[in-house]
Context: one part of a larger RNA
RNA sequence: GCCAGCGAGUUAUUUUAUCCAGCAAGGUUAAGGGAUCACCCGGAGCCGAAGGGAAACCGAGUCUUAAUAGGGCGUGAGUUGGAUAGAAUAGACCCGAAGCCGUAGUGACCUACCCUUGGUCAGGUUGAAGUGGGGCUAACCCCCCAUGGAGGACCGAACGGGUUGUGGGAAAAAACACAUCCGAUGAACUGUGGGUAGCGGAGAAAUUCCAAUCGAACACGGCGAUAGCUGGUUCUCCCCGAAAUGCAUUUAGGUGCAGCCUCGACUAAAUUGAUACAUGGGGGUAGAGCACUGGAAAGGCUAGGGCCCUCACCAGGGUACCAACCCUUACCAAACUUCGAAUACCAUGUAUUUUACGUCGGGAGUGACUCUGCGAUAGAUAACUACCGUAGGGGAAAGGGAAACACCCCGGACCGCCUGCUAAGGUCCCUAAUACAAGCUAAGUGAUAUUAAGGAAGUGGGAUUACUGUGACAGCUAGGAUGUUGGCCCAGAAGCAGCCAUCAUUUAAAGAGUGCGUAACAGCUCACUAGUCAAGUGAUUCUGCGCCAAAGAUGUACGGGUCUUAAGCUUGUAACCGAAGCAGCGGAUUCAGUAAUGAGUGGUAGGGGAGCGUUCCUGUUGGAGUGAAGGUAUACCGUAAGGAGUGCUGGACUGACAGGAAGUGAGUAUGCUGGC
Numbered sequence: 001g002c003c004a005g006c007g008a009g010u011u012a013u014u015u016u017a018u019c020c021a022g023c024a025a026g027g028u029u030a031a032g033g034g035a036u037c038a039c040c041c042g043g044a045g046c047c048g049a050a051g052g053g054a055a056a057c058c059g060a061g062u063c064u065u066a067a068u069a070g071g072g073c074g075u076g077a078g079u080u081g082g083a084u085a086g087a088a089u090a091g092a093c094c095c096g097a098a099g100c101c102g103u104a105g106u107g108a109c110c111u112a113c114c115c116u117u118g119g120u121c122a123g124g125u126u127g128a129a130g131u132g133g134g135g136c137u138a139a140c141c142c143c144c145c146a147u148g149g150a151g152g153a154c155c156g157a158a159c160g161g162g163u164u165g166u167g168g169g170a171a172a173a174a175a176c177a178c179a180u181c182c183g184a185u186g187a188a189c190u191g192u193g194g195g196u197a198g199c200g201g202a203g204a205a206a207u208u209c210c211a212a213u214c215g216a217a218c219a220c221g222g223c224g225a226u227a228g229c230u231g232g233u234u235c236u237c238c239c240c241g242a243a244a245u246g247c248a249u250u251u252a253g254g255u256g257c258a259g260c261c262u263c264g265a266c267u268a269a270a271u272u273g274a275u276a277c278a279u280g281g282g283g284g285u286a287g288a289g290c291a292c293u294g295g296a297a298a299g300g301c302u303a304g305g306g307c308c309c310u311c312a313c314c315a316g317g318g319u320a321c322c323a324a325c326c327c328u329u330a331c332c333a334a335a336c337u338u339c340g341a342a343u344a345c346c347a348u349g350u351a352u353u354u355u356a357c358g359u360c361g362g363g364a365g366u367g368a369c370u371c372u373g374c375g376a377u378a379g380a381u382a383a384c385u386a387c388c389g390u391a392g393g394g395g396a397a398a399g400g401g402a403a404a405c406a407c408c409c410c411g412g413a414c415c416g417c418c419u420g421c422u423a424a425g426g427u428c429c430c431u432a433a434u435a436c437a438a439g440c441u442a443a444g445u446g447a448u449a450u451u452a453a454g455g456a457a458g459u460g461g462g463a464u465u466a467c468u469g470u471g472a473c474a475g476c477u478a479g480g481a482u483g484u485u486g487g488c489c490c491a492g493a494a495g496c497a498g499c500c501a502u503c504a505u506u507u508a509a510a511g512a513g514u515g516c517g518u519a520a521c522a523g524c525u526c527a528c529u530a531g532u533c534a535a536g537u538g539a540u541u542c543u544g545c546g547c548c549a550a551a552g553a554u555g556u557a558c559g560g561g562u563c564u565u566a567a568g569c570u571u572g573u574a575a576c577c578g579a580a581g582c583a584g585c586g587g588a589u590u591c592a593g594u595a596a597u598g599a600g601u602g603g604u605a606g607g608g609g610a611g612c613g614u615u616c617c618u619g620u621u622g623g624a625g626u627g628a629a630g631g632u633a634u635a636c637c638g639u640a641a642g643g644a645g646u647g648c649u650g651g652a653c654u655g656a657c658a659g660g661a662a663g664u665g666a667g668u669a670u671g672c673u674g675g676c
Stems, first nucleotide, its partner, number of pairs: 001676006011090013026047003032041003051058002061073004093232002096229001100222004105218002112196004117191004121186001123155003126151001130147006159183003164179004198214001200210003207216001235611006245258005259366002261363006272356001273353009287339001288337002293333003297329004302323001304322002306319004369394007377386002399410003414587004419583003425577003428561003434574007446563002454548002458545010475532005481505003486500003511526001515524002588601005612665001614662010630649005636643002
């Protein structure tokens, strides 16, 4: 892991509600006793038949009160038993802690320390004190040579340890192997026997050890400790169907009350609900506005202030300095409003609608929410962000579309059908279904949801305007002059460093000069003019589709192939495809209704209803060695749980019907036991 078996709302007492049954202003016995055990006795007790008041007390009333006012609580059949559901108390649906306590409980064969008595330490090295001799000395001291054999001395086996590395890591091993390393006469190691015990012992002290267990051993008991926590909780079908909110909480993943679900009873067509329309309301949001409160820009006017001038003082003048009030123009505001919607909300009327509303009672679950659109707040007008309001979806919703994709779009699955029509979305191929018409795009833009400022003779459409057969625009040919080198400035300044002025003349036309250029001139060129040519040419602006700007991590990257008068984009027309939608045919079931018939039947938590099956018991009635149960095979029956028939196997019990009672249904609990 698989298979089989076992495995979880039970029982007792009390109580509440509903249903059924008995009796009924009553109902009923308990303990106990008796008997031919479906019975009898037993009325103690309990509940009910009257309440109100603190009470006295009064009584269908009573209390409050001065009150005959108002108000509060009352004035309605119960009781006993059974069944079902819930609650309380008990282990109370089952399994699960870590822990706490108890026992004159078991443990020191591991290990810590202690006591007793034994044992062990190859070999080598060093060479303390002391001693002897010699030297030296007045004598010590001191020195030398021997001797000697000390040491928590040295090297290194046994022995004890466990430093570093590698391996091992489901291991050969629940602490090992190999290499390396430390101690190795000592606070050394070790055998046997003994001692210290858990609120304790031992500890060269680490929360270390006390039998692979130690911040308090182990065993058994209290014990089914407790677990607001996790997991699990076993047959079927039918009806309805939530919540993730408010308030409170030593409360925040729990709970109480309310909200939302379900079941039953009741109220009468009543000032019930919902929807639509009409009418009547209040409002201060969106918007708008500046009349208030504030903010804030420019100009005007003009107080006040600054600066300058003048002034002995007084006084006066100027000001492209700052600036109040006021005026003009143009603005801003959640905590501004002279104004002011749409919606929403309230009420009335009418209409529609299978009472959908409400009251009382039984049973719940929920109280982690989530996304999208809209309106706000917080944030960065960030977040698959947080938090409110509002609507919808998911949750608890399958189907079609969006390549895939709880939350988006379409649409709500009772069952069956090799029928039809559509929605969203699509119709070149993958892939069901397409054609036509008019434009645009050349970027593979695009066929994808999004991507800016800025830039550009990309290209289509529109508007305004200028020039133009008295010849425009572009090109080509020619001219582009004179006073004059204008004046100033300057070393120079001659159209062209800079400042001022910018006239006049000749002309078809020509600036006191558009740019390049020179030291300054020169030179080239432009404006402007003529000729040639020949028909459109410029400027501004609005707009469609494109271009650049344009960067992401394994590999192209519209789902792919591929697509260019499209299979892209913008429009129009007519078709088609496309879902569990709608329709058609057949069937089931719920509710309403006398019926005809009509309306329904997605669903988690959860409420309600109806059934299937298992074991045993009672009654009735059957089957069975001419083969029961069980096993196995099977194309039968039932909406399902399930139920038959037949063959084989098996070899002795077993059904049906009406009831009753439960050790009553298995796939999940890292479930338990067994087998493989």

Predicted 3D model of a 676-nucleotide part of an RNA (large-subunit ribosomal RNA, domain II) from a bacterium. Model confidence (mean pLDDT): 83 of 100. It matches the Rfam family "Bacterial large subunit ribosomal RNA". Its family is annotated with ribosome and structural constituent of ribosome in the Gene Ontology.